[in-house]
Context: one part of a larger RNA
């Protein structure tokens, strides 16, 4: 192991793209492989079931009789699935004309602190619960005015906005990219899922070469304390940053896989449109795509979820199966390491 089941009790792959394979819109018709039927041919005896009989009854034992089912075949039937052909626009594309957006990348250009040069002053700054170390007459701090090198973008700002996801936000400007709304046209089922696989994937690590403002793991001072390898305080490196590669992992989270149909409302909000209506714009109203919020029925162990489902149904896929040993051990693949993927078992309870 069948049944059951995966937000929160084990259990949804960190997204996404696609091969193998599975499944798959409506409508006419063909075949007759799947399926349904009838007939036959066999499926040893024995057993089981069961008419009827014999041991005094049972067990038992004789005799007939078969239901059921498998597997081959022969004839038929034609919903449904498959198969050929036709034709159809409601799924899914393409063209087209719009739009809004921190979507991705490449360049320019900003104000803040540090640092650094001069000027202008002359004793203290700074720092904390109180201090000290630390900085200052070899002129700090403090005020003004030039210049440098990095990084990170305050207001606007939100329950908003966009991307598969990780993510993304100072301004402006190239260049791709994907969504929506809208009115024709065109393709004609092209469609959904998706084992393996390819690909991206925060920080933090490692590699090589730059860069180094802040701010800061290790580590030094100073203080507290019984002690103090912290917390607090002066400092301060790697690392943070750029470019080229590794690396593949996170509470990678909505702890909720995708895709499709259906099942009361109410308020909000953001993109595109319609009609109203205004001098205009907006309110108010209604259509579609998202993002909230409350709330019916149902669901649900609870908490809660509820048209953005955890609610009815299909189809695909991953995963789970008492705690602990253990994401260990051992093999293998991968990786520069550091490790990562795969993954037990005795024992225990």
């Nucleotide at each position: 192991u069948u049944g059951g089941g995966c937000a929160u009790a084990a259990a949804g792959c960190u997204u996404c793209u696609a091969u193998a394979g599975g499944u798959g819109g409506a409508u006419u018709u063909u075949u007759a492989a799947g399926u349904c039927u009838a007939c036959c041919a066999u499926c040893a005896a024995a057993u089981c079931c069961c008419a009827g009989g014999g041991c005094u009854u049972a067990a038992c034992c004789c005799c007939a009789g078969a239901c059921a089912g498998g597997c081959a075949g022969u004839g038929g039937a034609a919903a449904c699935u498959a198969c050929g052909a036709a034709g159809u626009a409601a799924g899914a594309g393409u063209a087209c004309a719009a739009u809004g957006g921190g979507g991705g990348u490449a360049g320019a250009g900003g104000g803040a602190g540090u640092u650094c040069c001069a000027a202008u002053g002359g004793a203290g700054c700074g720092g904390u619960g109180a201090a000290a170390u630390g900085c200052g007459u070899a002129u700090a701090g403090a005020u003004c005015a030039a210049a440098a090198a990095g990084a990170a973008c305050a207001c606007c700002a939100a329950a908003g906005g966009u991307g598969a996801a990780a993510g993304u936000a100072c301004u402006c400007u190239g260049u791709c990219g994907a969504g929506c709304c809208g009115a024709u046209a065109u393709u004609g089922a092209c469609a959904c899922c998706g084992a393996g696989a390819a690909a991206u994937a925060a920080a933090a690590u490692c590699u090589a070469g730059g860069a180094g403002a802040u701010a800061a793991a290790a580590u030094g001072g100073g203080a507290u304390u019984a002690g103090a390898u912290a917390g607090c305080u002066c400092a301060a490196u790697a690392g943070u940053u750029c470019u080229a590669g590794c690396c593949a992992u996170a509470a990678a989270u909505g702890a909720u896989g995708g895709a499709u149909a259906c099942u009361a409302g109410g308020c909000a909000c953001u993109g595109c449109g319609c009609g109203u209506a205004u001098c205009g714009a907006c309110c108010a109203g209604u259509g579609u795509a998202g993002u909230g919020u409350u709330a019916u029925a149902g669901c649900u162990a609870u908490c809660a979820u509820g048209u953005u489902a955890a609610g009815u149904a299909u189809c695909c896929u991953g995963c789970c199966u008492a705690g602990g040993g253990a994401g260990u051990a051992u093999g293998u693949u991968c990786a520069c390491a550091a490790g990562a993927a795969u993954g037990a078992a005795a024992c225990u309870c």
Molecule: small-subunit ribosomal RNA, central domain
Organism: Hippophae gyantsensis